[in-house]
């Protein structure tokens, strides 16, 4: 110097002006049941994200359902911790990729069953024999060399994504775990670990045990009622319909100047239900930030500090000036952990690797 790897923080900057919007004081004006409300005006303060996103886990909250338990369904999967919770997160096992710093795994069972496997290919699990290698033993021929029959064989060659452990020697007619050493692998025992598992220490099995798939179907194990903030509560108009009391048929309501006479038809007052609208829910929380103390860590606990949008057609913008490396993805709507997924440039920290120089 160069090339990498994990991790964390940032996401234009400074001032002016002029909006929008919560909120809080002051002032006026109006309404009140005197507690307060409501319009204006002025000043004061607060005003998006690291992912507000997608709505893909998991939780408060809220309303509904519920003795209990199977059936059925969805969802997770090495071990053990955190955690409110989780499918996240720590740590660690295994396996696989990196030289390495690190990174990536839907990672229980295929000796409970039930199905699956395309093309090649002798044969894909009920396991086989095309090419080839053998002719001991057994029969038949014979020109005595040998050929044929019945056979043995899976070592080599070939097919295949995968063909039933590997080398060596030994044996054999040729092979063959047929023995036999090591090496792989099983089953048990030990030894270590809280446990996945290692260790190969001891034994035992020749190993067609137990071939793949379970992102086929299932079998084991945990795990889970259902809708959502347009949840839900509370205040409550006109109109029209309800229920109650009282009052009334000699009545009322209309037309009309008034009677008749036509039309129509119970009034009056109380009280619920709910619309409409209008509070609330709705931001002090599994909260931020410092520091101690336990823990490898995720994280707990303790002190101390701080309050940090909250709207409901729904704010957070526009201009101006000066600078710079010239500014990426985006835009709350009940909250909260995660996860994914988008994303210009730019800082910092610890590490690995190559080279070469001291």
């Nucleotide at each position: 110097c160069g090339a990498g790897u994990u991790c964390g923080c940032u996401g234009g900057a400074c001032a002016g002006u002029c909006g929008c919007u919560g909120u809080c004081c002051u002032g006026u004006c109006g309404c009140u049941u005197u507690g307060g409300u409501g319009g204006c005006a002025g000043g004061g303060u607060g005003g998006a994200g690291g992912a507000a996103a997608g709505u893909c886990c998991g939780g408060g909250c809220u309303c509904c359902a519920c003795a209990g338990g199977g059936c059925g369904g969805a969802g997770u999967g090495c071990c053990a911790g955190g955690u409110a919770a989780c499918g996240c997160c720590u740590g660690g096992g295994c396996g696989g990729c990196g030289u390495g710093a690190g990174c990536c795994g839907a990672c229980g069972g295929a000796a409970a069953g039930u199905g699956c496997a395309g093309c090649a290919g002798a044969a894909a699990g009920u396991a086989u024999a095309c090419c080839g290698c053998c002719u001991a033993a057994g029969c038949g021929c014979u020109u005595c060399g040998g050929c044929g029959c019945c056979g043995g064989u899976a070592a080599g060659g070939g097919u295949g994504a995968a063909a039933u452990g590997g080398u060596g020697c030994g044996g054999u007619a040729a092979g063959a775990g047929c023995g036999c050493a090591c090496c792989g692998c099983g089953u048990g025992g030990c030894u270590g670990g809280u446990a996945a598992c290692a260790g190969u220490c001891c034994a035992c099995g020749g190993c067609g045990a137990u071939g793949g798939a379970a992102a086929a179907c299932c079998c084991c194990a945990c795990u889970c009622g259902g809708a959502g903030c347009a949840a839900g509560a509370c205040c409550a108009a006109a109109u029209a319909g309800g229920a109650g009391u009282c009052c009334u048929a000699u009545g009322g309501u209309g037309u009309g100047g008034c009677c008749c006479g036509c039309a129509c038809u119970g009034g009056a007052c109380u009280c619920g239900g709910g619309u409409a609208g209008g509070u609330u829910g709705c931001a002090u929380g599994a909260g931020g930030c410092c520091g101690a103390u336990g823990g490898u860590g995720a994280c707990a606990u303790c002190g101390g500090u701080c309050c940090c949008a909250g709207a409901u057609g729904a704010a957070u913008g526009a201009c101006u000036g000066u600078c710079c490396u010239c500014g990426a993805c985006a835009g709350a709507a009940c909250c909260c952990g995660g996860c994914u997924u988008a994303c210009a440039g730019g800082c910092g920290a610890a590490c690995u690797c190559u080279u070469u120089u001291c």
A computed fold for a 358-nucleotide RNA from Mangrovitalea sp., annotated as Bacterial RNase P class A.
It matches the Rfam family "Bacterial RNase P class A". It is annotated as a ribozyme.
The prediction has a mean pLDDT of 76.
The gene name in the source record is rnpB.